[in-house]
């Protein structure tokens, strides 16, 4: 510090996981040892037993024992002693009692408390037992009571009566003062003693310490789907209380107090110092240690006391539990152990007060389960061992191999050496402070010695992340997983093993917290398109924020001083335990509060001032800006007449409608609504929503200039108002067209739809409501800054051109009623219009720098900065449930949550894809010739059948395919007979002979098997080489996986593409090149051009062949020339002319010459790659499998089956023909296990024959067929067609049954040119003819050659199919055979209503009313206590009580999520039809 996961990849956006660290842990293996720490997180459930608060005799009476003293009595005698009894009276001291302290503290636990509480800092109106100083007193008396004693009650616990007693118990009185109250005169209020001495106590005052109370101020979880809450409630007088302020209570009196800075409600939770985390800020979190608060079985109250409304104290009342003689009574472990229960889980009914600390007490001292120690637990941190040195034959074993080896591994054996540990023996402390005594812990620590490696290793992981691999078994199974995912016969991911990595007496899991996550963002994010700008912010409230200048203030702000922030902890040093964890000690920082002292710039405030912001005035301008009222014309329907006379509408094509009652079509006339064509536009106005025919009225805003005014009067803007398309709603008009639902017709598998034909609501107009839209510029509103270029709309200034109007002046004429009028010319300010220029406000469009994940904004910012609002935080599930509001309803608005998943999305990129687009190709359609498809018949192939019908190919690109030829054999299949180192190879080691092996007989279907019989190796002499048997290595498989592979092959495609290096653009994938214009068969070439180049592809270079040269000569011929025939060359390049085009290029078009022209014609030659394409049965080959058989040998059978159905072919169906006869002309092969002449036979297949020929020689083969000439048949199932079948042959071959071919004679089927659909071909081509090869004994209608005869058409590129290349749109990447919605059926999850039960919790009302405090009366008496009786509050109960809340279950019943390969449609991604 980051990784991984969305895709083909790629940025982004964003959620998920994961790698540190930590725990009061718990769970799983495993386990020497010590220190130190910690240990009911659940049931604040219940609890047996012991123990956890006593203590003082120096407060005080009484006494049991024991030790004296004094006295009186008696008795015995030694007369003074000893015993006994009684009384007094001193010591001691057990239990019990009165009295004092103490018990309010130490222990525990967190249940309640969102503040009556904590934290941190302040403050007045109070108190403080013990303790400290200071000052004064301590005087006189009384009355009781426990115990005890007698009686009694009851099981008991435990109470009653009588009698009596003490005191530091309790009372009175005296007395005083710094003490209280006061009308300032006075009144009022204390005390205890013990004691020798010495002290100890008490009392009252005032201080001080110390605890405590009480106040105020900030801080202090969540929830607005809690917005109003509050009647002692806010605040005043008087009373009361209390230590003390205070509605703390209470009469009265006013009506306030709290609240959007979150009140009331409701959920949760003791707070803090700190803990972990984390660079820090933060964030979680309060376990043990410390502070404070709260609690003590629930709920309630007071008593005592300095202090409590009291954990081991009292009352009441509930639940529980025990005991009981049934009437009563006891109790309260959230004290230490310790039992039970819950639970995933947490210890011993242990020792001591020595040590620290506390109570009492003068002191010894006694009490102390506080507390110091010890057991238990690897529960934590921390240390230290399990040895340490040598030692390679790198032993044995185990693993795994390429068979060599590696690894385990110096590990181990084997030598030497230490003894921490652990045992065992001896010594042996500190903790003791205090003179002396005192040690649980402990014979611990520790220190010496002695035997001896002796007493001691696991746990997890080993595909990325993430350090660490191999093997074997399993075979989408068993199982793994944190996340991505692994697992379907070659798993590094499962399980074992062997190896290894980490860590270590522990290691892994699970569970929570922080990080990482900047993934809530104050440090630190973001709204165009990803989640995100509310419709419009149009008015406007709080509220944030706000020009310039002066002056004062000092509240923010800065500075500096004092206080506090306990201690511990953290951090730094130093030090004690052998080290460390632990522990002493010391010191500091930052930061917060809270107090004072300065400063005065900003921010604020207060005073005055400006004027640029904003706003007023004045004078224009422009505009579908509203809202009211009037008028207008065109067109549609309807109506009325006329004219006419058969259809009209309407559709891709129809039908439904309409029409002879006269329609449509034309003309006049009239009625009624809605909407305004041209002008129009990138135009205009408005806050949006929206606003268009003319005129009138009212009335909003904007813009330009120019003066003068006011003086910050602004900006924004939660909540509030208000306006807000269209479609709904209401009431009530209106109703021409138009058209939801409806109905008809058509489409269609179906069409509740697209198409036609009618049609109501509504569309219009008042008033009222709704309140949402892709209400979009998917881009809130103000201000300011930051190049530019165009274009438009509206103003102003200012120039100017042409035309137009034109005041005014001048002259000159005319007339004159002498005022004056008119005409003409000339002068001409200004106003209109043209084009400019400048500047101001809008409104476009392209762009610089920036600016974005990109796209794409770009002075009308998505740029640089300010100020205010709002929204957002993974996806669904959901804008949904439930609440509440708001509506008349339809809905809106505010809004989750369980469960589901690892993604779901933004932008670009490359493909592929399109019933997108544009150009261009191809026998691809078009235009023509022949066919297939039907018939018969051959071959293949499904598919049935069979012992077997062997296997493989099967869309194109499988089906006359492998198979260029299945009667045996091939041969793999099926039956049955045999064989087991084997039919065939190789080694070795043994053994037997020197051969194998040949005749002949038996059996056998044959292989085999028996028997016999003949013969009897080779040699370099090394028992060497071969042979045979035996054994062992090991052969053998046409078994399996073409989805483990090589090699070949097929197809898109002979389509014109595929690519790489620099370079350059892009964050990046990727682009550029290889996209423009031309042209080409072609990424062929030209020419522009951030691209230069290159390669693989194309084309050439090979081969055939057309023509011509030279050269040759085995043939043919009599010869010669000729033809042939081989060799080896030339010939073709757009080179030449014309000419066309943005272009002169590249290229076409034409034309010469030429045999041949634009590649001349045809073959060979297949780029990157697709299709998991096809072959394990050509061959090779990996892993598996069989090994007396999946291997090998022989016979026979089968691949040849047949109801049927595909593909390809052949022959035909007839006269362009059949049949006979006659005549003619290739070509390319091919032959010695063959070709095979001539001659003779056979009707014929084909014998018999043997010449030639190893081939330009001879044969096949006189080579030919169609062709042509002649005849004959006359349109029929025929003189057409030839299957089928008989019968009789022929040749191959061991062998023609199953199963060859042909041949003759005989029979004489279907068939009259083929539906629907569908193939081939573009020139010597198709069509028709024969022919010749391979394979082969033999079989040819099939391959593959080769010649003869020989056409026909092509407008053209809408359309079909393929294909190429730009483009475009995508929700496709397995790529449209994708993708993908919803119903509805089945299984499963979690919610939501629901008639209602059922429980918590809060609260109202009423009744009841316990303890008890406080009030009144009455007893009682000098008072005080007591009793008893009333009242006021008041816990808990109660009511078939009311409300609120919130949970549980619940018949049905709703959607939502998920699931295997269901069902029915195709809605949505391309124009998705």
């Nucleotide at each position: 510090a980051g990784a991984g996961u969305u895709u083909g990849a790629u940025c982004c956006u964003g959620g998920c996981u994961c790698a540190g660290g930590a725990u009061u842990a718990a769970c799983g293996c495993u386990c020497g040892c010590g220190a130190c720490g910690u240990a009911c997180c659940u049931a604040a459930g219940g609890u047996a037993u012991g123990c956890a608060a006593g203590u003082c005799g120096a407060a005080c009476g009484a006494u049991a024992u024991c030790c004296g003293a004094a006295a009186u009595a008696c008795u015995a005698c030694u007369u003074g002693u000893a015993g006994u009894u009684u009384u007094u009276u001193g010591g001691u001291g057990a239990c019990a009692g009165u009295g004092g302290c103490a018990a309010a503290c130490g222990g525990c636990u967190g249940a309640g408390u969102a503040a009556u509480g904590c934290a941190u800092g302040a403050g007045a109106a109070c108190u403080u037992g013990c303790c400290c100083c200071a000052a004064a007193g301590u005087u006189a008396g009384g009355c009781a009571u426990a115990g005890c004693c007698a009686c009694g009650a009851g099981a008991a616990a435990u109470c009653g009566u009588g009698g009596g007693u003490a005191a530091u118990u309790c009372c009175u009185a005296a007395u005083g003062g710094u003490c209280u109250c006061u009308u300032c005169g006075g009144a009022g209020u204390a005390a205890a003693g013990c004691u020798u001495u010495a002290g100890c106590g008490c009392u009252u005052u005032g201080g001080g310490a110390u605890g405590g109370g009480c106040u105020c101020a900030u801080g202090u979880c969540c929830u607005a789907u809690c917005a109003g809450g509050u009647u002692g409630a806010u605040g005043g007088u008087g009373g009361g209380g209390u230590a003390a302020u205070u509605g703390c209570c209470u009469a009265c009196c006013a009506u306030g107090c709290c609240u959007a800075u979150g009140a009331c409600g409701g959920g949760u939770a003791g707070c803090u110092g700190g803990u972990c985390u984390g660079a820090g800020a933060g964030g979680a979190u309060g376990u043990c240690c410390a502070g404070c608060c709260a609690g003590a079985c629930u709920g309630g109250g007071a008593c005592u006391g300095c202090g409590a409304c009291a954990c081991g104290g009292c009352c009441c009342a509930g639940a529980c539990u025990c005991c009981u003689a049934c009437g009563g009574g006891a109790g309260g472990c959230a004290g230490c152990a310790a039992c039970u229960a819950g639970g995933a889980a947490u210890c011993a009914u242990g020792c001591g007060c020595a040590a620290u600390g506390g109570a009492c007490g003068a002191a010894a001292g006694u009490c102390u389960g506080a507390c110091g120690c010890u057991g238990u637990g690897a529960c934590g941190u921390c240390g230290c061992g399990u040895g340490c040195u040598g030692g390679a034959u790198g032993a044995a074993g185990g693993c795994c191999c390429u068979a060599g080896g590696g690894u385990u591994g110096u590990a181990a054996a084997c030598a030497g050496c230490u003894u921490u540990u652990a045992u065992u023996g001896g010594g042996g402390a500190a903790c003791a402070a205090g003179u002396u005594c005192u040690g649980a812990g402990u014979g611990u620590a520790c220190c010496c010695a002695a035997u001896g490696a002796a007493u001691a290793a696991g746990u997890g992981c080993c595909u990325g992340c993430u350090a660490a691999u191999c093997a074997c078994g399993u075979g989408c199974c068993a199982g793994a997983a944190g996340c991505a995912u692994c697992g379907g016969u070659a798993a590094u991911g499962c399980g074992u093993g062997a190896g290894g990595c980490a860590c270590a007496a522990g290691c892994g899991u699970u569970a929570u917290c922080c990080g990482g996550a900047u993934u809530u963002a104050c440090u630190g994010g973001g709204c165009g398109u990803a989640a995100a700008g509310a419709g419009a912010u149009g008015c406007g409230u709080a509220g944030g924020c706000g020009u310039c200048c002066u002056a004062g203030u000092a509240a923010g702000u800065u500075u500096c001083u004092a206080g506090u922030u306990a201690a511990a902890u953290c951090u730094u040093c130093c030090u004690g335990c052998u080290c460390a964890a632990c522990g002493g000690g010391a010191a500091a920082c930052a930061a917060g509060c809270u107090a004072g002292a300065a400063a005065a710039a900003c921010u604020a405030u207060u005073a005055g001032g400006a004027u640029u912001g904003a706003g007023u005035u004045u004078g224009g301008u422009a505009g579908a800006g509203a809202a009211g009222g009037g008028g207008g014309g065109a067109a549609u329907u309807c109506c009325u007449g006329g004219u006419g006379g058969a259809g009209c509408g309407g559709u891709u094509a129809a039908a439904u409608g309409c029409g002879u009652u006269g329609a449509u079509a034309u003309c006049a006339g009239g009625a009624g609504g809605a909407a305004c064509a041209c002008c129009a536009a990138a135009u205009g106005c408005g806050a949006a929503g929206g606003c268009a025919c003319c005129c009138c009225u009212u009335u909003g805003g904007a813009c330009c200039a120019a003066u003068a005014c006011u003086g910050a009067c602004g900006c924004u803007a939660a909540g509030g108002c208000u306006c807000g398309a269209a479609a709904g709603c209401g009431u009530g008009g209106g109703g021409a067209g138009c058209a939801a639902a409806a109905c008809g017709g058509a489409u269609u598998a179906g069409a509740u739809a697209c198409c036609c034909g009618u049609g109501u609501a509504g569309u219009c107009c008042a008033c009222g409501c709704c309140g949402u839209a892709a209400a979009c510029u998917a881009u809130c509103c103000c201000u300011g800054c930051u190049a530019g270029a165009u274009a438009u709309u509206c103003g102003a200034a200012u120039g100017u051109u042409c035309c137009u109007c034109g005041a005014u002046u001048u002259u000159u004429g005319a007339c004159u009623u002498c005022g004056g009028u008119c005409a003409a010319a000339a002068u001409g300010a200004g106003a209109g219009u043209u084009c400019g220029u400048u500047u101001g406000a809008g409104u476009g469009u392209c762009g610089c720098a920036g600016c974005u994940a990109a796209c794409g904004c770009g002075u009308u910012a998505a740029g640089c900065a300010g100020g205010g609002c709002g929204c957002c935080u993974a996806u669904g599930g959901a804008g949904u449930a439930c609440g509440g509001c708001c509506g008349c309803a339809a809905g809106g608005u505010u809004a989750a949550a369980a469960c589901a998943u690892a993604a779901a999305g933004g932008a670009a990129u490359u493909g592929a894809c399109g019933g997108g687009g544009a150009c261009c190709c191809g026998c691809a359609c078009a235009a023509g010739c022949a066919g297939u498809g039907g018939a018969g018949c051959g071959c293949c192939u499904g598919g049935u059948u069979u012992a077997a019908u062997u296997c493989g190919a099967u869309g194109a690109u499988c089906a006359g395919c492998g198979a260029a030829g299945a009667a045996c054999c091939u041969c793999a299949c099926c039956u049955g007979g045999g064989c087991u180192u084997g039919a065939a190879c190789u080694g070795u080691a043994g053994c037997u002979g020197c051969a194998c092996g040949u005749u002949u007989c038996c059996c056998g279907a044959a292989a085999a098997g028996g028997a016999u019989u003949c013969a009897g190796c080779c040699u370099u002499c090394g028992a060497g080489g071969g042979u045979g048997c035996u054994a062992c290595a090991g052969a053998g498989g046409u078994g399996c996986u073409g989805c483990a592979u090589g090699g070949c092959u097929g197809u898109c495609g002979u389509c014109a593409g595929c690519u790489c290096g620099u370079g350059u653009c892009g964050u990046g994938a990727g682009a550029u090149g290889u996209a423009g214009g031309g042209u080409u068969a072609a990424g062929u070439c030209c020419c522009a051009u951030a691209a230069c180049g290159a390669g693989c592809g194309c084309a050439a270079c090979c081969c055939c062949u057309a023509u011509c040269u030279a050269g040759u000569g085995u043939u043919a011929u009599a010869u010669a020339u000729u033809u042939c025939u081989c060799u080896a060359g030339a010939g073709a390049c757009u080179g030449c002319c014309u000419u066309g085009u943005c272009a002169u290029a590249a290229c076409g078009a034409g034309g010469a010459g030429g045999a041949a022209g634009g590649a001349g014609g045809g073959g060979a030659c297949g780029a990157c790659g697709u299709c998991c394409a096809g072959u394990c049965a050509u061959c090779a080959u990996a892993u598996c499998c069989c090994u007396u058989a999946u291997g090998u040998c022989c016979a026979g059978g089968g691949c040849u089956a047949c109801a049927c159905a595909g593909a390809c072919g052949c022959u035909a169906c007839a006269a362009u023909g059949g049949c006979c006869g006659g005549u003619a002309c290739a070509a390319c092969g091919g032959g010695u296990a063959g070709c095979c002449a001539a001659a003779u036979c056979g009707c014929g297949a084909g014998a018999u024959g043997g010449a030639g020929c190893c081939a330009a020689u001879c044969c096949c083969a006189u080579c030919a067929a169609a062709a042509c000439c002649g005849g004959u048949c006359u349109c029929a199932g025929u003189u057409c067609a030839g299957a089928u079948u008989g019968c009789a042959g022929u040749c191959u071959g061991c062998a023609a049954c199953u199963c060859g071919a042909c041949u003759g004679c005989a029979u004489g089927a279907a068939g009259u040119c083929g539906g629907a659909a569908u193939u081939g071909c573009u020139a010597g081509u198709a069509a028709u003819c024969g022919u010749g090869g391979a394979u082969c004994a033999g079989c040819a209608c099939g391959c593959c050659g080769c010649g003869g005869u020989g056409a026909a058409u092509a407008c053209g590129u809408u359309c079909u199919c393929g294909g190429g290349u730009c483009u475009u749109g995508u929700a496709c990447a397995c790529a449209c055979c994708g993708c993908c919605c919803g119903u509805c059926a089945g299984g499963g999850c979690a919610c939501g209503g629901g008639a209602g039960c059922u429980g918590c919790u809060c609260u109202c009302a009423c009744u009841c009313g316990a303890a008890g405090u406080c009030c009144c009366a009455a007893u009682g008496g000098u008072u005080u206590a007591u009793u008893u009786g009333g009242g006021c509050c008041g816990a808990a109960a109660g009511u078939c009580g009311g409300g609120g809340g919130c949970a549980g279950c619940g018949a049905c019943u709703g959607g939502g999520c998920u699931u295997a390969a269901g069902u029915c449609g195709u809605a949505a991604c391309a124009a998705g039809g």
This is a predicted structure of a 1473-nucleotide RNA (small-subunit ribosomal RNA) from an uncultured organism. Rfam family: Bacterial small subunit ribosomal RNA. Rfam links the family to the GO terms structural constituent of ribosome and ribosome. RNAcentral holds the sequence, with entries from ENA, Greengenes and SILVA. The coordinates come from a structure-prediction model, not an experiment, and the mean pLDDT is 82.